[in-house]
RNA sequence: GGUGCGUUAGCGAAGUUGGUUAUCGUGCCUCCCUGUCACGGAGGAGAUCACGGGUUCGAGUCCCGUACGCACCG
Numbered sequence: 001g002g003u004g005c006g007u008u009a010g011c012g013a014a015g016u017u018g019g020u021u022a023u024c025g026u027g028c029c030u031c032c033c034u035g036u037c038a039c040g041g042a043g044g045a046g047a048u049c050a051c052g053g054g055u056u057c058g059a060g061u062c063c064c065g066u067a068c069g070c071a072c073c074g
Base pairs, nucleotide, nucleotide: 001073002072003071004070005069006068007067010026011025012024013023019057028044029043030042031041032040050066051065052064053063054062
C1' cells in the first nucleotide's frame, strides 16, 4: 500500500426486508426487604448508533470518504 470484517449506554452484546418509542445482560442511582452488608423485589437515569457527507417521505441498517481496531495479502 491492497482486500475483508468490526466500531450501538461505564463494560459486553442483539437489532429481521430501511418504518412510528433503539432492546438485553452487567454496572450505576433511589426505594423496599435486613440489626448492617450481601442476596432478593420495585422504579429510574444513561447511547444525536465512531466522525463527515450522500440516497430516501423515512437510515443503526443502503452508498461514498475519513479515523481507529483485528485478520489476510504484498

Predicted 3D model of a 74-nucleotide RNA (transfer RNA) from an Erysipelotrichaceae bacterium. It matches the Rfam family "tRNA". Rfam describes the family as follows. Transfer RNA (tRNA) molecules are approximately 80 nucleotides in length. The family's RNA type in Rfam is transfer RNA. It was read from a public genome assembly. Lineage of the source: Bacteria > Bacillati > Erysipelotrichia > Erysipelotrichales > Erysipelotrichaceae. Model confidence (mean pLDDT): 81 of 100.